The RNA shown here (transfer RNA) has 72 nucleotides and comes from a Candidatus Wolfebacteria bacterium. Its mean pLDDT, the model's own confidence on a scale to 100, is 82.
[in-house]
RNA sequence: GCCGCGGUAGCUCAGUGGUAGAGCUCGCGCCUGAAGAGCGCGGAGUCGUCAGUUCGAUUCUGACCCGCGGCA
Numbered sequence: 001g002c003c004g005c006g007g008u009a010g011c012u013c014a015g016u017g018g019u020a021g022a023g024c025u026c027g028c029g030c031c032u033g034a035a036g037a038g039c040g041c042g043g044a045g046u047c048g049u050c051a052g053u054u055c056g057a058u059u060c061u062g063a064c065c066c067g068c069g070g071c072a
Stems, first nucleotide, its partner, number of pairs: 001071007010024004018055001026042005048064005
């Protein structure tokens, strides 16, 4: 330099056009002598950036940035 894959909550990841979810973690409550486990409630996201298409983009298109892999 070229090709491919990925970038979404604190972490691991879903989500193939209609204003984003799960598990874990964290906070509070119930329970306990106290914890853990369990149960209930709750917090946290300019969906990597900038443009384009569209009535509408996490999703489609382009460029760029970052990470991983392959070729040279």
Rfam family: tRNA. The family's RNA type in Rfam is transfer RNA.
The sequence was found in a public genome assembly.